[in-house]
Overview: Predicted 3D model of a 346-nucleotide RNA (Bacterial RNase P class A) from Lachnospiraceae bacterium 62-35. The model forms 93% of the base pairs in the Rfam consensus. The sequence is in RNAcentral, with records from ENA. Its Rfam family is "Bacterial RNase P class A". It is annotated as a ribozyme. Rfam's curators write: Ribonuclease P (RNase P) is a ubiquitous endoribonuclease, found in archaea, bacteria and eukarya as well as chloroplasts and mitochondria.
RNA sequence: CAGGUAAGACAGAUGGUCGCUGCCACAGGGCCGAAAGGCCGUGGGAGAGGAAAGUCCGGGCUUCACAGGGCAGGAUGCCAGAUAACGUCUGGCGGAGGCGACUCUAGGGACAGUGCAACAGAAAUAAACCGCAUGCAUGGCAUGUAAGGGUGGAAAGGCAGUGUAAGAGACUACCGCCCGUCUGGUAACAGGCGGGGCACAUGUAAACCCCAUUCGAAGCAAGGCCGAACAGGGAGCAUAAGGCGGCCCGUCUGCUCCGGGUAGGCUGCUUGAGACCGGCGGCGACGCCGGCCCCAGAUAGAUGACCAUCCAAUGACAUAACCCGGCUUAUCGUUUUGCCUGGAAA
Numbered sequence: 001c002a003g004g005u006a007a008g009a010c011a012g013a014u015g016g017u018c019g020c021u022g023c024c025a026c027a028g029g030g031c032c033g034a035a036a037g038g039c040c041g042u043g044g045g046a047g048a049g050g051a052a053a054g055u056c057c058g059g060g061c062u063u064c065a066c067a068g069g070g071c072a073g074g075a076u077g078c079c080a081g082a083u084a085a086c087g088u089c090u091g092g093c094g095g096a097g098g099c100g101a102c103u104c105u106a107g108g109g110a111c112a113g114u115g116c117a118a119c120a121g122a123a124a125u126a127a128a129c130c131g132c133a134u135g136c137a138u139g140g141c142a143u144g145u146a147a148g149g150g151u152g153g154a155a156a157g158g159c160a161g162u163g164u165a166a167g168a169g170a171c172u173a174c175c176g177c178c179c180g181u182c183u184g185g186u187a188a189c190a191g192g193c194g195g196g197g198c199a200c201a202u203g204u205a206a207a208c209c210c211c212a213u214u215c216g217a218a219g220c221a222a223g224g225c226c227g228a229a230c231a232g233g234g235a236g237c238a239u240a241a242g243g244c245g246g247c248c249c250g251u252c253u254g255c256u257c258c259g260g261g262u263a264g265g266c267u268g269c270u271u272g273a274g275a276c277c278g279g280c281g282g283c284g285a286c287g288c289c290g291g292c293c294c295c296a297g298a299u300a301g302a303u304g305a306c307c308a309u310c311c312a313a314u315g316a317c318a319u320a321a322c323c324c325g326g327c328u329u330a331u332c333g334u335u336u337u338g339c340c341u342g343g344a345a346a
Base pairs, nucleotide, nucleotide: 001342002341003340004339005338006337007336008335009334010333012310013309014308015307016306017305018304020047021046023044024043025042026041029040030039031038032037049317053328054327056326057325058324059323060322061219062218063217064216073215074214075213076212077211078092079091080090081089082088093107094105095104096103097102108210109209113208114207115204116203117202129149130148131145132144133143134142135141136140157175158174160172161171162170176198177196178195179194180193181192182191183190184189223267224266225265226264233258234257235256236255237254238253242252243251244250274293276291277290278289279288280287281286311315
């Protein structure tokens, strides 16, 4: 210098004017409302994201349910750890890819059972198409044979030798597989030693299924509080006048009180598994300690518009709605650092 790989950072900047949503101070006044409560003035200060998104997982919080167990259903599936928890993350093991940095991996069970395996091919769990060998005997047939060819993703472990008529784990060494044992490791697992010729003979379980572990349901429109008018319920009093009535009681009626609901209002609501800085422990995810800070909270829903200057120049993807931890997806561009490979120069 070129190519690559991994992990990040920023998300137009500065100033001015106008506007929008909370908060604080001052003022203690006006308006709306029956009330609860809300609105209006002046000044100050604050005001979206790395994904606020999809709503796919997990947790907090709230209401309901719940002795215990089972069925059904969902999720997960190598080991150890992190965490409030997880299907997330970290570190490792095994496998696959790459010269390498590094990347990917849902990775229990196919002697419990069921299903599926197109096409090609003689044959797909069952084997003789070609070939090879022997015999009959000759354009062929029979028998043996899975070493070779051909088909296929897959053809009864691979390879070399012995053996044989030709062959074959039929036998032997090595590798693979299974069993036992020892060593190292917390473990997954790795390595060594010994044994078994390897039989039911393939693959597929993000196919049904089996095994193990785990999961109560619904969600802030959750839930809590205040609470009219009209109507309706209950209690007490009044019955002067009036209606029903011959009269009383009663009822219609009037007043007071009580409790429930609706409209409406408040709350939940943002101080939190919180941000930043430093130290310590840990390979790391993360944890502990100290300091410091408060950083949107609307309820039809606030971040916008214009101007000036500059730049990487019409500036992407997109905008909170109870709150967090993740995952996934979208994203114009700019930029930092570590490492790998190749080339050149010293």